[in-house]
Context: one part of a larger RNA
Molecule: small-subunit ribosomal RNA, 5' domain
Organism: unidentified marine bacterioplankton
Parts: sequence; structure tokens; C1' cells
RNA sequence: GGAUGAACGCUAGCGGCAGGCCUAAUACAUGCAAGUCGAGGGGUAACAGGAAGUGCUUGCACUUCGCUGACGACCGGCGCACGGGUGAGUACCGCGUAUACAAUCUGCCUCAUACUAGGGAAUAGCCCGAAGAAAUUUGGAUUAAUGCCCUAUAGUAUCUUUUUAAGGCAUCUUAUUAAGAUUAAAGGUUACGGUAUGAGAUGAGUAUGCGUUCUAUUAGCUAGUAGGUGUGGUAACGGCACACCUAGGCUACGAUAGAUAGGGGCCCUGAGAGGGGGGUCCCCCACACUGGUACUGAGACACGGACCAGACUCCUACGGGAGGCAGCAGUAAGGAAUAUUGGACAAUGGGCGAAAGCCUGAUCCAGCCAUGCCGCGUGCAGGAUGACUGCCCUAUGGGUUGUAAACUGCUUUUAUAUAGGAAGAAAAACUUUCUCGUGAGAAAGCUUGACGGUACUAUAAGAAUAAGGAUCGGCUAACUCCGUGCCAGCAGCCGCGGUAAUACGGAGGAUCCAAGCGUUAUCC
Repeated sequence: GGAUGAACGCUAGCGGCAGGCCUAAUACAUGCAAGUCGAGGGGUAACAGGAAGUGCUUGCACUUCGCUGACGACCGGCGCACGGGUGAGUACCGCGUAUACAAUCUGCCUCAUACUAGGGAAUAGCCCGAAGAAAUUUGGAUUAAUGCCCUAUAGUAUCUUUUUAAGGCAUCUUAUUAAGAUUAAAGGUUACGGUAUGAGAUGAGUAUGCGUUCUAUUAGCUAGUAGGUGUGGUAACGGCACACCUAGGCUACGAUAGAUAGGGGCCCUGAGAGGGGGGUCCCCCACACUGGUACUGAGACACGGACCAGACUCCUACGGGAGGCAGCAGUAAGGAAUAUUGGACAAUGGGCGAAAGCCUGAUCCAGCCAUGCCGCGUGCAGGAUGACUGCCCUAUGGGUUGUAAACUGCUUUUAUAUAGGAAGAAAAACUUUCUCGUGAGAAAGCUUGACGGUACUAUAAGAAUAAGGAUCGGCUAACUCCGUGCCAGCAGCCGCGGUAAUACGGAGGAUCCAAGCGUUAUCC
């Protein structure tokens, strides 16, 4: 000098863009953050309509009916494995890079082929009870489905045996002949779905080469350990697990142990080589009170799922129960220190749905903070009697503050007031028309804005609404007076102060930056 997720002191007019718990992965009150589908189902708790009936004040009230729109709870489907947070752990195929899988899986989506036949038994809900303070549990009766089960059918699927050919990378792979065995489906007010198989796309899994901090005041480490055979397990290879056999395997090119740490793209600095960092944004990984376990599922060993154990908090009728903000806000604590218990789904994206739409603290916006970067302003021109007064200095002549002011003319960014007022929106749905035709495409029309009466524009009046901080001995730009007298104090280094201090304190003046200026901390 540059830089910072900064903090502190003094000061402070505005805007744009960004950033904002670095500490306690400490504990959390409250609200919200994952639902959706009635075009799968039985149904009808609420709302609205309709119908029927009753009462009568003759246009209101009540009752009944799932009849209709819709729809609480329930069964079922899909989603909840995404999105969002954090960096505790992890020195590791975790990450980065480059390969491989002849050792693998892949819901939704796209393309292709074939099929979608016949039956059955339950169960939630509803109804009737029971237990309990509650959480919740339980008995009986009855009922549906795209829920579950059985049967049929099937091959380019799987398995066993088999024929032939080609190829390769060792096990083998691909194609092919024949025989046997095994496994499907779901319907639906016909819009849409379902099943099997193959291919693709996407996502995931696994293996390997190389790279990946410090300590030798850590030198030996290792029994599923290293390898083999077999079996099991997995989507899949493998000591992944187990049985048996062998006695190996790693290590001074640093094993093992300890310390520290998420990795990368990137960021800071530097001419570069290097050095330092990993906050915001993106990719990957790991975690979700602590530890463990599996279930469901295409996908989890699952942040707002389950079970067990533990610590902690809460409720209790003492018998027993409930909970998990490292989601968004917010609270307490810790700390030098870090924001609103805001608005909207208008846009983008996601889930569900045929769609309308619903949900979305993702996201888009607004609020707070000079935390940073960038931009603008706090006037401009003239004006010497170098005015008076004041402060300060002085050789008492004067000098300086100083074109500074007054005064004259001009401008109005910004602030204030008034008026107008966006872009971000293009669609989807619906209607009409056209082209091909169970639907798709095109055109026209119609509709939708949180931000926000915001940005922006115009008009009005008026210099009106707006400057500080640090420093002035040398390094280092900027000097005098007074006070103090090795005191009080200053200080980054050298050093200054003991009676003429340009170094302390004050004043005048000056210098440098400027809505900031200094100090501290850290890195180069």
C1' cells in the first nucleotide's frame, strides 16, 4: 500500500447494488415452512343450492332428503429421498481430475411391441358399546375401491438343460435352435389410466491411477488382519458376512499414533513465482438433541417418519404421556459483534391434479444496519475599502483568518409540495376460426402485479434542507503562541517532557481524506 462476513471512537444528507451469529452443532415460548387428487373409493361433519314437509307473522323459521355444487375425517394414489439449513464429524476414493463397470439399479418422462380375461376374502370410515385425567386404546356389527388375494393367458422377460455361429478383456459377451419351469394387469360419468418387455434420457451405485495439512520429542502396526476355497448376502463386485485352509499384509518413498481441518470452483495479495483464505454464489460430501436399528419405497437407513437406549424440557388425576428451529421470523444465553415474530404466490421454479386450482418462510419483494463498493449533493459566477469587529501573531508599522463575508446576478441536482404514472405479463384456462384428425398445432379475442401510487416524468417557490474526522519532530504533506516543568502526559519506530517543548494540553493557522475519518484485529 491492498484486503476484510469485521468491531470500537467521533461524525452523518441521499440513492443504486451487494452483504449481515465468524462465538454456544447452546437451550428454545409462539406462528408458519408439504401437501395434493372427488376424473380411484365408501360416504356427508361443515357451507351453498334444490326438492318435500311443518309452523305460520305470506316470506321468514324449523325438520327431512347426498338430489346437486362441493367437501371435514377415513381408505387409496403420487409427493414427502426435492427444495431449505448447518459444517459437528471426516486426512477419507471424502473431494478434485482422468478412466472403467464383460460387476450394477433407475419412479415420473420419451419411443416401440403386446396385453388389459374370470373370480374371491377382508378392512378403515359410518353405527352400537367399553377403558383412560390425557395421549390414546379396545370389543361387536356392517361396507367400498385404481387397496389385498386366487385363477387364466403371455414372450424379444427370468431360471435350468441344449444346438450352432461370431467376437472379445481372463471370468466370458452377443446372436441363434430345441425342451421344461416361473412371474402380469385396474379400472374409470371414456378425458385418462394399468401390465409385461426392449431402447433412450435423467439420476444414482461401485472400482481404479494421480493429487490432497502439521508432528519422528509418534517407529513399529495389524487376527477378518493379508490371501485362497465354499456358502450366504447385495441392484452389483468385494472379508461385505460366515465356515475351513494358508501366514500373510502395511512401513523410513513415513505405516501406526497424535494434533488440526469439510473438499473444490473460487477469493485476497503479489510483476510473477509464491503466500494466505474457503464468508456470500455454484458443485460434491457429511449431519439433523446424543448413540443405535431397521421398515416403507424406484430412491432413505429418512431435518419437520418409526422403534430402542440416554441426557434435557414440559403435562399429569402419579397410573402414565408429550417434545426435538444446524427451515423462516423470533426469544434467552454466550459475545467486541451480526437484522422483521413483514407482504405475495404477480413472476421463476417445485409437488399434486385432465384442468380450474390448491400448497410452497423455495423464490420474488419490502423492513433494519454507512457493513462494503459505486454514484450524487451540501451551491455557481462576480465581488478589496484586501471593510469593520472578533480570535491569533507582531519588530505596534503591520500580518493573517480572506474572495472568505456583506452585496449583486444565476441555477434548483437533492429535500419539500402538487399532478400524472410504468416495464416486469407472456401465458394457461375459456370462446371463435383454420390445418391435419380419437388429439395436436397455429391465429385472434378475453383475464391476471406482492413490490407500488414505487421507479420515472412534469410543475411550483426558494440558497433555500445537508461536513466532518484525523494529523502537523523525522519517517510523512502540514507551525506559531500560551499553559505545564522528567509532572501531567504522548508514542507505530526513533524518541519527546527536568522554565523559551514546531513531539504533552489548549488556541489560532495549516495539511490529508471526505459522508466518512481514525483506531484495533487478521492476511499478503